Predicted 3D model of a 94-nucleotide RNA (c-di-GMP-I riboswitch aptamer) from a Bacillota bacterium.

[in-house]
RNA sequence: GUAUAUAUUUGGCAAACUUGCUAAAAGGUAAGGACGCAAAGCCAGUGGGUCUAAGGUUACUGAUGUAGGUAGCUAUGAUUGCCAGGCUGCUGUU
Numbered sequence: 001g002u003a004u005a006u007a008u009u010u011g012g013c014a015a016a017c018u019u020g021c022u023a024a025a026a027g028g029u030a031a032g033g034a035c036g037c038a039a040a041g042c043c044a045g046u047g048g049g050u051c052u053a054a055g056g057u058u059a060c061u062g063a064u065g066u067a068g069g070u071a072g073c074u075a076u077g078a079u080u081g082c083c084a085g086g087c088u089g090c091u092g093u094u
Base pairs, nucleotide, nucleotide: 005093006092012037013036017032018031019030020029021028022027035081041087042086043085046084047083048082049079050078051077055074056073057072058071059070060069061068
């Protein structure tokens, strides 16, 4: 220095929930707060899964026909603390 497994030190991150802001929503973000995490660091311009449905579209309703309402489908939106993969990093032992 590299690889693998495992434990510990200095420490690190921060689930749910509450409040504010933001978004059509899912979510995101700031503060508080800790369920947990050896990568719970980064990549959504790596693949899959999942969530949402503004916009688009189909059907029904409405009145014979606008507006409106209901339901379904759809990601270009979101999720890396859903899984896999890639990159990077700290510490002791083998």